[in-house]
Molecule: transfer RNA
Organism: Candidatus Kuenenbacteria bacterium CG10_big_fil_rev_8_21_14_0_10_36_11
This record gives sequence, C1' cells and structure tokens, in this order.
RNA sequence: GGGCACUUGGCGCAGUUGGUUAGCGCGACUGGUUUACAUCCAGUAGGUCAGGGGUUCAAAUCCCUUAGUGCCCA
Repeated sequence: GGGCACUUGGCGCAGUUGGUUAGCGCGACUGGUUUACAUCCAGUAGGUCAGGGGUUCAAAUCCCUUAGUGCCCA
C1' cells in the first nucleotide's frame, strides 16, 4: 500500500431482507429472605448503537466519509 471482518450500557453479546418503547447474560444499586454472608426472589439505574454527513414518512440496520481494532496479501 491492497483486501476482508468488526465497533451496540461497566464487561461479554443479540438485534443487520429499514417500522411498536434497542434487548439478553454477568456486574452495580435498593428491597425481601438469613444471626450474618452467600444462594435465591423482586425491583431500579445505566445506551445520544465509534464520529460526521446523506437517502427515507421513518435508520443500530441502507449509502458516503473519518477513526479505532483484528486477520490475510504484498
């Protein structure tokens, strides 16, 4: 330098033939249970979907561009 894949709460991921409010597990916090801790049960908070622009009535999803990470080729 060229090609491909990925980027979604603190962490790991789903959601990608555009359409209800973006969900799951772990973690955190609160309450219950316990003498207490753990387990278990119930609940709460936490995301401007990597940045910017475009298309569309409507974008995490499609297009362009920038950045980062990984793999392959030279």